[in-house]
Molecule: FMN riboswitch aptamer (RFN element)
Organism: Verrucomicrobia bacterium UBA6015
RNA sequence: CGAUAUCUUCGGGGCAAGGUGAUGCCGAUGGUCAUUCGGCAGAUUCCUGACCGGCGGUGAAAGUCCGCGACUCCGGUGUAAAAGCCGGACUGAAACGGUGUAAUUCCGUUGCCGACAGUGAGAGGGACGGGGUGCCUUCAAGUCUGGAUGAGAGAGGAUGGGU
Numbered sequence: 001c002g003a004u005a006u007c008u009u010c011g012g013g014g015c016a017a018g019g020u021g022a023u024g025c026c027g028a029u030g031g032u033c034a035u036u037c038g039g040c041a042g043a044u045u046c047c048u049g050a051c052c053g054g055c056g057g058u059g060a061a062a063g064u065c066c067g068c069g070a071c072u073c074c075g076g077u078g079u080a081a082a083a084g085c086c087g088g089a090c091u092g093a094a095a096c097g098g099u100g101u102a103a104u105u106c107c108g109u110u111g112c113c114g115a116c117a118g119u120g121a122g123a124g125g126g127a128c129g130g131g132g133u134g135c136c137u138u139c140a141a142g143u144c145u146g147g148a149u150g151a152g153a154g155a156g157g158a159u160g161g162g163u
Stems, first nucleotide, its partner, number of pairs: 005159006017048003023041006050143002052114002054068004063112002072089006094110005116146003122139005
């Protein structure tokens, strides 16, 4: 230097501080059934607000411009069954002003987005019904739990080789 080969390392972050208080526990009162009063616990999902942002590219630096990876689904291949491999589908969100040769990437301002499953004190609907309880169903987490001590886009290093 780098066509090519082998090995190896790395490779995703985040609820501060408060509010409400379903519900539970303890004590007192009490006719020991209630009710009432006081104390403690009590949603990271409800409310205010806070915090986070994979990889490559892009005349200047990107969660929100172009693409990739992962997740999910379909088909093929493969297998004892899988894994793996190949192809496809799906896959969220931004504007304005300023500077400048050039910026939806910098500065300022104000926004927006975030898979699947579970959990969930909530909200809506349905049947029955005098009421309560119970039953069915839909929605309700970027940060909690899980698949995942996984995988991967990719970023490095070493050895061999050539000059």